Model confidence (mean pLDDT): 81 of 100. A computed fold for a 75-nucleotide RNA from a Vulcanimicrobiota bacterium, annotated as transfer RNA. The RNAcentral record of the sequence draws on ENA. Its Rfam family is "tRNA". Gene Ontology term of the family: triplet codon-amino acid adaptor activity. The source organism's lineage runs through Bacteria, Bacillati and Vulcanimicrobiota.
[in-house]
RNA sequence: GCCCUUGUAGCUCAGCGGUAGAGCGACACAUUGGUAAUGUGUAGGCCCCGGGUUCAAUUCCCGGCGAGGGCUCCA
Numbered sequence: 001g002c003c004c005u006u007g008u009a010g011c012u013c014a015g016c017g018g019u020a021g022a023g024c025g026a027c028a029c030a031u032u033g034g035u036a037a038u039g040u041g042u043a044g045g046c047c048c049c050g051g052g053u054u055c056a057a058u059u060c061c062c063g064g065c066g067a068g069g070g071c072u073c074c075a
Stems, first nucleotide, its partner, number of pairs: 001071007010024004018055001026042005048064005
């Protein structure tokens, strides 16, 4: 320098055009003599940034930035 993948809740990920979910974690309550475990519930993200297409975009397209991987080596 080129190519591919990727960027969504604290963490790991799903969703892939119609106003965002799971598991784990956190908190509260129940249960216990008390913890743990278990059960119920609650909070938590407008989806990396900027444009475009669309009636409507996290989802498609373009650019930027970040992350991961691969390639480059001829003279």